[in-house]
Context: one part of a larger RNA
RNA sequence: UUGGGCGUAAAGGGUGCGUAGGUGGCGCCGUAAGUCGGGUGUGAAAUUUCGGAGCUUAACUCCGAAACUGCAUUCGAUACUGCGGUGCUUGAGGACUGGAGAGGAGACUGGAAUUCAUGGUGUAGCAGUGAAAUGCGUAGAGAUCAUGAGGAAGACCAGUGGCGAAGGCGGGUCUCUGGACAGUUCCUGACACUGAGGCACGAAGGCCAGGGGAGCAAACGGGAUUAGAUACCCCGGUAGUCCUGGCAGUAAACGGUGCACGUUUGGUGUGGGAGGAUUCGACCCCUUCUGCGCCGGAGCUAACGCGUUAAAUAUGCCGCCUGGGGAGUACAGUCGCAAGGCUGAAACUC
Numbered sequence: 001u002u003g004g005g006c007g008u009a010a011a012g013g014g015u016g017c018g019u020a021g022g023u024g025g026c027g028c029c030g031u032a033a034g035u036c037g038g039g040u041g042u043g044a045a046a047u048u049u050c051g052g053a054g055c056u057u058a059a060c061u062c063c064g065a066a067a068c069u070g071c072a073u074u075c076g077a078u079a080c081u082g083c084g085g086u087g088c089u090u091g092a093g094g095a096c097u098g099g100a101g102a103g104g105a106g107a108c109u110g111g112a113a114u115u116c117a118u119g120g121u122g123u124a125g126c127a128g129u130g131a132a133a134u135g136c137g138u139a140g141a142g143a144u145c146a147u148g149a150g151g152a153a154g155a156c157c158a159g160u161g162g163c164g165a166a167g168g169c170g171g172g173u174c175u176c177u178g179g180a181c182a183g184u185u186c187c188u189g190a191c192a193c194u195g196a197g198g199c200a201c202g203a204a205g206g207c208c209a210g211g212g213g214a215g216c217a218a219a220c221g222g223g224a225u226u227a228g229a230u231a232c233c234c235c236g237g238u239a240g241u242c243c244u245g246g247c248a249g250u251a252a253a254c255g256g257u258g259c260a261c262g263u264u265u266g267g268u269g270u271g272g273g274a275g276g277a278u279u280c281g282a283c284c285c286c287u288u289c290u291g292c293g294c295c296g297g298a299g300c301u302a303a304c305g306c307g308u309u310a311a312a313u314a315u316g317c318c319g320c321c322u323g324g325g326g327a328g329u330a331c332a333g334u335c336g337c338a339a340g341g342c343u344g345a346a347a348c349u350c
Stems, first nucleotide, its partner, number of pairs: 004321003007304002012318001014201004021194003025088007033081002035077008048066007091191001092188003095184004103177007115149007125136002162169002206247006215241002220236004258317003262313002266295011299306002323350003332343004
């Protein structure tokens, strides 16, 4: 390679947009490139297969036939694919109406709490632990009341609730803005799916510059514990955590499950919408679309389990795997300020 695979055995790219490419709905007409059939030419001989012959047999040799699965040319077929044309509406998109949402960005703003400052009251402790000590306090702490400053985070509501492609998103108001959903079937008429490269986004931590700094807290200092204690516990505490601009580009970036579309028994709960029945109007109830869960049937699976949100079944496209260690290392390239990222071996060994 052929083949087999990727929830947990090796294996789904962190996520999206999208280029090339691959793939592509329902009709009609044309064409005849692919495809299928016939003819002709060619496809040397030897070899091969079959039939026969010759050396006593065989190997071997000879004769005849087939084959040489190919190529070229010509005639024809037109189901499928392609190409050209034309039409359609169910795929896709648009329009209008409507409600839901921590979706995103910016600005403004309220309250609780911690800390600090100032002042009042007040006196000997406070804090901390398994027990202590370091620490704070008669220069008046802790407690309590009032006022002020400042930063960060958003109790209750809150929910296997919602939104987002993922990362992720939670006080309130306003402005700008993305997406999804339902209803109407009005418009376009295959405009689609996937997507190597590419581009964009991407938690925490980290880096650069400027600000900010309440609480928390790597590093660090001290007190304990211990044989030791570069820890766990305690008292402090700087980067950082926050904001603005830039870089970085990784995670158990997980549903450990790529995206899209079709098909295939059910039960139950919940979010959003529409319709029906009923009602004074609703709720309950019935139907339906769309999301999020649980339980289970067939089927699948090595089992566990999955099970209309599939790991069933079927198709298209992409990514990835091929024994363990060495190793996500070395070298080279490339990106980065650096840290490091991406790509990614071998010897050797079991």
Record summary
The part of an RNA shown here (small-subunit ribosomal RNA, central domain) has 350 nucleotides and comes from an uncultured bacterium.